[in-house]
Molecule: Bacterial RNase P class A
Organism: Actinomycetota bacterium
RNA sequence: GGAGCAGGCCGGGUGGCCGCGGCGCAGGAGACUGCGUCGAGGAAAGUCCGGACUCCACAGGGCAGGACGCUGGUGAAAGUGCCAGGCGGUGCGAGCCGCGGAAAGUGCAACAGAGAGCAGACCGCCUCAGCGGUCGCUACCUCGAGGGGUGGUGACCGCCGGUGAGGGUGAAAGGGUGAGGUAAGAGCUCACCAGCGUGCCGGGUGACCGGUGCGGCUAGGCAAACCCCGUCCGGAGCAAGACCAAGCAGGGGGCGAGUGGCCCGCUCUAUAACCCCCGGGUAGGUCGCUAGAGGCGAACGGCAACGUUCGUCCCAGAUGGAUGGCCACCCCAACCGCUGAAGGAAGCGGUGGACAGGAUCCGGCUUACAGGCCCGCUCCGAUG
Numbered sequence: 001g002g003a004g005c006a007g008g009c010c011g012g013g014u015g016g017c018c019g020c021g022g023c024g025c026a027g028g029a030g031a032c033u034g035c036g037u038c039g040a041g042g043a044a045a046g047u048c049c050g051g052a053c054u055c056c057a058c059a060g061g062g063c064a065g066g067a068c069g070c071u072g073g074u075g076a077a078a079g080u081g082c083c084a085g086g087c088g089g090u091g092c093g094a095g096c097c098g099c100g101g102a103a104a105g106u107g108c109a110a111c112a113g114a115g116a117g118c119a120g121a122c123c124g125c126c127u128c129a130g131c132g133g134u135c136g137c138u139a140c141c142u143c144g145a146g147g148g149g150u151g152g153u154g155a156c157c158g159c160c161g162g163u164g165a166g167g168g169u170g171a172a173a174g175g176g177u178g179a180g181g182u183a184a185g186a187g188c189u190c191a192c193c194a195g196c197g198u199g200c201c202g203g204g205u206g207a208c209c210g211g212u213g214c215g216g217c218u219a220g221g222c223a224a225a226c227c228c229c230g231u232c233c234g235g236a237g238c239a240a241g242a243c244c245a246a247g248c249a250g251g252g253g254g255c256g257a258g259u260g261g262c263c264c265g266c267u268c269u270a271u272a273a274c275c276c277c278c279g280g281g282u283a284g285g286u287c288g289c290u291a292g293a294g295g296c297g298a299a300c301g302g303c304a305a306c307g308u309u310c311g312u313c314c315c316a317g318a319u320g321g322a323u324g325g326c327c328a329c330c331c332c333a334a335c336c337g338c339u340g341a342a343g344g345a346a347g348c349g350g351u352g353g354a355c356a357g358g359a360u361c362c363g364g365c366u367u368a369c370a371g372g373c374c375c376g377c378u379c380c381g382a383u384g
Base pairs, nucleotide, nucleotide: 001380002379003378004377005376007374008373009372010371012330013329014328015327016326017325018324020039021038022037023036024035025034026033027032041355045366046365048364049363050362051361052360053237054236055235056234065233066232067231068230069229070085071084072083073082074081086099087098088097089096090095100228101227105226106225107222108221122167123166124163125162126161130159131158132157133156134155135154136153137152138151139150140149141148142147175193176192177191178190179189180188194218196215197214198213199212200211201210202209203208241287242286243285244284247282251278252277253276254275256268257267258266259265294313295312296311297310298309299308300307301306331353332352334351335350336349337348338347339346
């Protein structure tokens, strides 16, 4: 210098003018006015997980449904969290990706290919079992002397067959290498290696690792297909929920007393509804509502996630929903034009400067994002 990997952070600045919401103070009868102060994000988003909080439900058990799945830790909790580790895959590497079970069962697999799931014979190889043909050799029999027949054997061909070693197809063709074996072959047999199951010894909290013995010779992929095993899950959500409460409509009471526990009955009294009282709901208003698993800094413990202690700060609470607009200067660098430079500088002008915005709050994840900064690491090249 080039190419990359991983992590953290910022994401326009200053000033002026106008405007908006909360709170405090002052003025005003009030409407409102003035001053001060605070006023969106790293994702406020998607609403995918987990909680706080609120209301409802709740004896116990099961089915259905859903989520998750290596180990240890962390955290209020968590499942796509976070940290550290294990194993596998991948990359020259820094690193990145994945994680119960496919030797319970069911199912699925395009194209190519002969054959793709208790596999398969297209080419090639073989001719051991069986059948047929052609040509030769040979033994015997026969003859009209040319030959003919029967048997054995060899080569070749065809049929039937054997073969999963080799070729070819494919993401994948059912362990690899070697030897024996065979007609040719094949875990068919054996040795070693890989891998699987299982026992023992050692290490580790554990996942697991190292060593060693035995077994059968090999077990393909997909579970974000059904499924099996294990763990967990009550529902709704701040439009939760609580309080105050107009008008209109509607409900109940004032509207009986005596007897009697109560009703009927009987007796007595009253006869007023345009009036008064009560409670429920609606419009509307108030609370919930923002001081919190809070931010920042330091020390200590821990590899780390994180924890403990101390100090310090207060940082939106709107509800038809505020946080904006204009101007000037600066900053950034992509493009265009001009001046200009020719070791490639510099200057001027124009265009441009993202994704996006609270609505109860918090911890995660995911997704979007112009441009820029910082730290660490890897590979390649050159020079000293």